Annotation:
Predicted 3D model of a 392-nucleotide RNA (Bacterial RNase P class A) from a Peptococcaceae bacterium. It matches the Rfam family "Bacterial RNase P class A". By type it is a ribozyme. Rfam's curators write: Ribonuclease P (RNase P) is a ubiquitous endoribonuclease, found in archaea, bacteria and eukarya as well as chloroplasts and mitochondria. The sequence was found by an Rfam model in a public genome assembly.
[in-house]
RNA sequence: GAAGUCAACCGGAUGAUCGCGGAGACAAGCACCGAAAGGUCGUCUCUGAGGAAAGUCCGAGCUCCACAGGGCAGGGUGCCGGGUAAUACCCGGUGGGGGUGACCCCAAGGAAAGUGCAACAGAGAUAUACCGCCGAUAGCGGAAGUCGGUCUUUCUUAAGGACAGGUUUCCGAGUAGGCAAGGGUGGAAAGGCGAGGUAAGAGCUCACCGGCAGUCAGGUAACUGGCUGGCCCUGCAAACCCCACCUGGAGCAAGACCAAAUAGAGGAACGAUAGAGUGGCCCGCUCUGUUCCCGGGUAAGGUCGCUAGAGGCUGCCGGUAACGGUAGUCCCAGAUAGAUGAUCAUCACUUCGGAAGAAGUACAGAACUCGGCUUACAGGUUGACUUCGCUU
Numbered sequence: 001g002a003a004g005u006c007a008a009c010c011g012g013a014u015g016a017u018c019g020c021g022g023a024g025a026c027a028a029g030c031a032c033c034g035a036a037a038g039g040u041c042g043u044c045u046c047u048g049a050g051g052a053a054a055g056u057c058c059g060a061g062c063u064c065c066a067c068a069g070g071g072c073a074g075g076g077u078g079c080c081g082g083g084u085a086a087u088a089c090c091c092g093g094u095g096g097g098g099g100u101g102a103c104c105c106c107a108a109g110g111a112a113a114g115u116g117c118a119a120c121a122g123a124g125a126u127a128u129a130c131c132g133c134c135g136a137u138a139g140c141g142g143a144a145g146u147c148g149g150u151c152u153u154u155c156u157u158a159a160g161g162a163c164a165g166g167u168u169u170c171c172g173a174g175u176a177g178g179c180a181a182g183g184g185u186g187g188a189a190a191g192g193c194g195a196g197g198u199a200a201g202a203g204c205u206c207a208c209c210g211g212c213a214g215u216c217a218g219g220u221a222a223c224u225g226g227c228u229g230g231c232c233c234u235g236c237a238a239a240c241c242c243c244a245c246c247u248g249g250a251g252c253a254a255g256a257c258c259a260a261a262u263a264g265a266g267g268a269a270c271g272a273u274a275g276a277g278u279g280g281c282c283c284g285c286u287c288u289g290u291u292c293c294c295g296g297g298u299a300a301g302g303u304c305g306c307u308a309g310a311g312g313c314u315g316c317c318g319g320u321a322a323c324g325g326u327a328g329u330c331c332c333a334g335a336u337a338g339a340u341g342a343u344c345a346u347c348a349c350u351u352c353g354g355a356a357g358a359a360g361u362a363c364a365g366a367a368c369u370c371g372g373c374u375u376a377c378a379g380g381u382u383g384a385c386u387u388c389g390c391u392u
Stems, first nucleotide, its partner, number of pairs: 001388010012347007020048007029041001031040003050363001054374002057372005062251004069283004074247005079093005094108001095106004109242002114240002116236003130183002132179003140172008149163005191209002194206003210232002212229007255304004264294001266293005274288004311330008348361005
């Protein structure tokens, strides 16, 4: 200097004028709106949209069922340890994968409980022999040696020749049988590679490696390492399933209060061995009528819930860290047809331009609250680390 990885922050600032919402203080009157409940009006001070407010994917606080227990089904999570109110989140570690590396990713329990799937190709997908290798001690064919026999040539014998038989050795093509090592198919073929051995082969044997089992040591544990043993049993559970742990339901349009108004001579079912009770079923418990249908009235109003919190910031202590403890300090939206704005000036940043100047300034708006995850984001700042090049 370049390229990268991880983390944090800003993402407009200042002033003036005018206009909105909330809180507090003061002031005001029997003012205004309203049927009522309740609300409105003045002055001053303070304050007012995010890191994601988005998604509605998780977890909880809170409210109601409701006095609310146990179980099953269902659902969720899935390496180990820690953190937290809790979580599928966060931190640290183990194992696996990617990268030269800093780092990043993982749907990471069990295939020996059972069931199931593995297209096509291939002989065969825990099963088999397509190509192939070996192959008799029995049989077939041939060659040679040897043993005697019969016949024949020769006067006889010997020798030669022919025929069949016994026996030994060799060769050949096979058969019964043996093999799963070599080749082919395939993502995967009865662990891998090398050597010995064998008729040819095979963990058949041996050395090394892998898996599995046992054992010892280290570690809280996941797991790691050593030793022993020929034990060798594919893959998929992001298939059903098994195992371990967790788990009521509905949700702020939850719900509480105030105001106002009314019509039930209605029907049906069940009825204490019954009915009802906020997902389903069972048991328990509570209540005594319950449920459904038809019909009628009021309101469409007002107040609360609604923001002081598992809160923010700073220092110290503990911890590798997440985080916890402690001391001090601060109050930073609560709208309800829905506020948080508009204009002007100066400055900042980016682009174009010689300059003057012009244009632009990302993603995007609270709705009960909080902790997470995921997604979007023009431009800019800072820190640490890794790799490469150059110089000293």